Bacterial RNase P class A, 395 nucleotides, folded computationally. Rfam family: Bacterial RNase P class A. Rfam classes the family as a ribozyme. The coordinates come from a structure-prediction model, not an experiment, and the mean pLDDT is 75.
[in-house]
RNA sequence: CACGGCAGCCGGAUAGCUGCGCGUCGGCUUUGCCCGACGUGAGGAAAGUCCGGGCUUCGGAGAGGCAAAACACCAGGUAACGUCUGGCGGGAGCAAUCCUAGGGAAAGUGCCACAGAAAACAAACCGCCGGAAUUUUCCGGUAAGGCUGAAAAGGCGAGGUAAGAGCUCACCGCAAAACCGGCAACGGUUUUGGCAGGGUAAACCCUGUUUGAUGCAAGACCAAGUUAGGAGAAUGCAAGUGCAGAGCUUGCUUUGCAGACUGCGUUGUAUGGAAUGCCUUUCUUCCGCUCCAGAGGUAGGUCGCGACGAGUUGUUUGGCGACAGACAACCCAGAUGAAUAGCUAUCGUUCUGCUUUGGCAGAAUACAGAACCCGGCUUAUAGGCUGCCUGAAAG
Numbered sequence: 001c002a003c004g005g006c007a008g009c010c011g012g013a014u015a016g017c018u019g020c021g022c023g024u025c026g027g028c029u030u031u032g033c034c035c036g037a038c039g040u041g042a043g044g045a046a047a048g049u050c051c052g053g054g055c056u057u058c059g060g061a062g063a064g065g066c067a068a069a070a071c072a073c074c075a076g077g078u079a080a081c082g083u084c085u086g087g088c089g090g091g092a093g094c095a096a097u098c099c100u101a102g103g104g105a106a107a108g109u110g111c112c113a114c115a116g117a118a119a120a121c122a123a124a125c126c127g128c129c130g131g132a133a134u135u136u137u138c139c140g141g142u143a144a145g146g147c148u149g150a151a152a153a154g155g156c157g158a159g160g161u162a163a164g165a166g167c168u169c170a171c172c173g174c175a176a177a178a179c180c181g182g183c184a185a186c187g188g189u190u191u192u193g194g195c196a197g198g199g200u201a202a203a204c205c206c207u208g209u210u211u212g213a214u215g216c217a218a219g220a221c222c223a224a225g226u227u228a229g230g231a232g233a234a235u236g237c238a239a240g241u242g243c244a245g246a247g248c249u250u251g252c253u254u255u256g257c258a259g260a261c262u263g264c265g266u267u268g269u270a271u272g273g274a275a276u277g278c279c280u281u282u283c284u285u286c287c288g289c290u291c292c293a294g295a296g297g298u299a300g301g302u303c304g305c306g307a308c309g310a311g312u313u314g315u316u317u318g319g320c321g322a323c324a325g326a327c328a329a330c331c332c333a334g335a336u337g338a339a340u341a342g343c344u345a346u347c348g349u350u351c352u353g354c355u356u357u358g359g360c361a362g363a364a365u366a367c368a369g370a371a372c373c374c375g376g377c378u379u380a381u382a383g384g385c386u387g388c389c390u391g392a393a394a395g
Stems, first nucleotide, its partner, number of pairs: 001391002004389007012347007020041008028032001043367001047378002050376005055215001057213002060283001062281005068211005073087004088102001089100004103206002108204002110200003125146002127142006154172002157169003173195001174193008219303004227293001229292004233267005239262002242257007272287004311330008348365007
C1' cells in the first nucleotide's frame, strides 16, 4: 500500500444548579401526591417478532395409528434450538479466509425450454467405409470427427479395423474387496474387473429423528354488582275438587280409594352427554330437564413485577474450541399514558476556514428509548481505536 481477511472495544467526560421514579432508614404529627439522608435508574442492538426456552393456564397432556410441520455428513456443547464449536467432503479465492438446504436418483412419478439427428427403454443430419448404380440416387456398416446445447453412448495416447468403437493395451476415472490411519464422517495403499449411455429431490417422493395447545393483553386475589321472570316436559305428595263408607249436629265430622284438574315441591353422581387436527383404546375431568325473554359486571385496586437470574465481574482448573467446574466479590430500572431528565460552563472527538510554529473561529457529534425474563438470528449505525494474519513493493 490492498475500499485484503478475522476478532474485539468506544460511541462522550467533569463541575454546578434545578426537576423526576423506585428501594431502605429516619422525622413531623399537618399521615400527606409531606420533609430529609443514602443508594439506584434505558441498549449493542432495547428494534424486527424470525427461532428456542423459563414461566402461566388449559382436561384431555397416557398408549397406538394417520395427517401436518421442521431437521438431515461426523463428533461435540447447551435448559433448548434450524443457533454455536471442531472436523470431513464439495465449491470460491494467489493467500489469510469464506460459503455449503451436505441421507436416498439401481422404489416410483415428474421436468430438462429453444437449438440439435437425438435430452433417457434417447441417437444418425453432415461426415467416414463397403456394395450397387453411373448427371441423379439406393442398400448396409459406423458413432472415432463435425454442428447444436448447461449437459450428447467416461477422458487421453497408442495399436487395431474396410472405416470405426474399451475392440485391445498403458495411465486417469468408476465399482468391489482386503489392509493401514482416524471415535467417526472420510483418507491412503494394493489387487481384481472393461465397468457408469446424464442431470435435477431448496421437484413430488422414500428413509430416519423430533414436535400438545396457549400466551404477562398469560394468570391469581380483593372490591362492586346480578332473575323469588314466563311457558312447557317428566316425576313425587295428596291440601282442594272427585268416588265410596260410617257417625249425627242434615250439612258438618271422620275413614279409605283414585291421581283427571287446581295447588305445592323436585329436576336426581341414575342413565347419559362433552372434551386433541382425525381415528382406536385406557384412564381421568367436566356438565345436568327443554325453550324464551331479560338483568349485572367486564373504565376500580393488589399481586404477577421486593425483577435472586440457565445473573454479572474477577481469578483459577480442564478442554483445539463452543463450554464445564471451583473460589471470591457484587445486586445494577420497574413505570402503568407511562420516571430514568433540563440548563450553564469547561474539556474531548470530527469537519471547514484562517494562521509565522504555538494556535484561533465556527459548525457538528451516529442508529436509536425498557414494559415478564433469558439464549440466538436478522436489520440500522456519523466517527474513532486496538490486536493478529495474508498478499504486493521497497529498504